[in-house]
RNA sequence: CAACGAUAAAGGCAAAGCCGGGGUAACCCGGUGACGCAAAGCUACGGAUCCUCAUUCAGGACCGCCGGGUUGCCGAA
Numbered sequence: 001c002a003a004c005g006a007u008a009a010a011g012g013c014a015a016a017g018c019c020g021g022g023g024u025a026a027c028c029c030g031g032u033g034a035c036g037c038a039a040a041g042c043u044a045c046g047g048a049u050c051c052u053c054a055u056u057c058a059g060g061a062c063c064g065c066c067g068g069g070u071u072g073c074c075g076a077a
Stems, first nucleotide, its partner, number of pairs: 004075002012037002017032006035064001041070003045067003049061004
């Protein structure tokens, strides 16, 4: 440097549910809570999924579904 990922150390994130608020909705924010996570950091770029719309066009949601891009902690085998 590249790859890899422990029953390691330090630190981190926080699913469902519940409470409060926002949104037509998907869903989001705060609190609580921990199922999990080595990128469960960031990014809607490709695919998937979801919502709105009578339908198309279109607009939106989600990166804790998969992939891409990008940044990064630790160091046993």
The prediction has a mean pLDDT of 86. A computed fold for a 77-nucleotide RNA, annotated as c-di-GMP-I riboswitch aptamer. Of the family's consensus pairs, 95% are formed in the model.